[in-house]
The RNA shown here (Bacterial RNase P class A) has 367 nucleotides and comes from Candidatus Mediterraneibacter vanvlietii. The gene name in the source record is rnpB. Rfam family: Bacterial RNase P class A. Rfam classes the family as a ribozyme. Gene Ontology terms of the family: ribonuclease P activity, dimeric ribonuclease P complex and tRNA processing. The organism belongs to Mediterraneibacter, within Bacteria. The prediction has a mean pLDDT of 75.

RNA sequence: UAAGUAAGACAGACAAUCGCGGCUGCAGGUGCCGAAAGGCCGCAGACGAGGAAAGUCCGGGCUUCACAGGGCAGGAUGCCGGAUAACGUCCGGUGGAGGUGACUCCAAGGCCAGUGCAACAGAAAUAAACCGCCCCGGCAGCAGGCAGCAGUGCCGCUCCGGGGUAAGGGUGGAAAGGCAGUGUAAGAGACUACCGCCUCGCUGGUAACAGAGAGGGCACAUGUAAACCCCAUCCGAAGCAAGACCGAGUAAGAGGCUAUGUGGCGGCCCGUCACGUCUCAGGUAGGUCGCUCGAGCACGGCGGCGACGCCGUGCCUAGACAGAUGAUUGUCCACGACAUAACCCGGCUUAUCGUCUUGCUUAACAC
Repeated sequence: UAAGUAAGACAGACAAUCGCGGCUGCAGGUGCCGAAAGGCCGCAGACGAGGAAAGUCCGGGCUUCACAGGGCAGGAUGCCGGAUAACGUCCGGUGGAGGUGACUCCAAGGCCAGUGCAACAGAAAUAAACCGCCCCGGCAGCAGGCAGCAGUGCCGCUCCGGGGUAAGGGUGGAAAGGCAGUGUAAGAGACUACCGCCUCGCUGGUAACAGAGAGGGCACAUGUAAACCCCAUCCGAAGCAAGACCGAGUAAGAGGCUAUGUGGCGGCCCGUCACGUCUCAGGUAGGUCGCUCGAGCACGGCGGCGACGCCGUGCCUAGACAGAUGAUUGUCCACGACAUAACCCGGCUUAUCGUCUUGCUUAACAC
C1' cells in the first nucleotide's frame, strides 16, 4: 500500500421564524365548564423518538384470575461449565465443518425400545452373483494347435450343467471397516502391519473431552429423529382495551315507610301490585390513576480471561389517548438510507445512503 477479518461510534450540520406535546413558573384565597369526580383558556422557560422505536419471535417485571399435592395432554429446549430477574440470549471451553490465515459456522441427546420412509439408477437396498475371476463335470461343438499312417489321444476355445468368490467393473448418498502385504484354484480380517471402530482400566481436566496403553479381528451390522417416537429439563392462564379508585341519570335492582300517603285488585279488613318517599350497595356514561426513577444513564475504582458483578460520585432523559417531534427561509457539505414511541425492560431476527475509529491476518515493496 492492497485485500480481508473482528469489534465499536455516528445517522446531514448550523442559524432564524412559525406550529405541536406534556412539564414548570406567573398562579392563588378569585375566572370559565361540570351534579360530582375532575378539567380548561393566556404568557414565559427549558425539554421532546430509534439503532433498529420494526417483526411481535423468545425471556422477565407488573396486573387480574386460578392454584393442597401429583399426573395426563400440549409446547419449548437438548455437548460442558459459567453469567443473569429470566431466556431459545450472552461468555468461556470441548467436538465437528470451512478458510493459507485473522476468523467464521453447527438444533451437537437417543435409530441394539418400537414404527415409518429411502425417489431414480442398479442384478441386488439390508439384501445380493449382472459382468468378471476360479474349480469340477459333459456321450456337446470346432475350418484351432501338437503327436500319430490311421482310428484316436492331449491341449485350447465355445456351449451346457454344478459349485466357489464380495478382490475388480458398473449403479447409487449408502453394496455388511480403509489401505498395503501374506495367503489362495480364485478369493476373503482367513492372517499381519498401520489407520478407524468396540471394550477395559490408567493419566490430565470441575466437566464436555483429550492423551498414551492393553485387549477384541470387527459383532446387533446402511441412512434418516427441523419423521412419528423415546429420554432429560423447563413452562398455570390472560394481557395496560391488564387492572385500581371516584362516580351521573332520580335508568334498572334490594330493603324500609312508626303517627301507616295516593291509586288498582267491585265495597270493607288483611294481603299484594303500581306510584311516592328514604336508605343501600353494585356499577354504565364520564373522570382520575396505572404512565414512566428504572434489572436507569454517565464517569471513576475494584474483582473476573470474559459474559458480568460490587462500590463511590454525579444526572433525570417523551409519556400522548385520535394520539406531539413538523413546516418555511438562509449558509455549507460527503446531498442525507432504513424507518416514527403507546406499560416497561433483557435478547433475537429482519431493513439500512454512507462516514469514521481500533485490534488482528495475508500478500507485495522498502529499511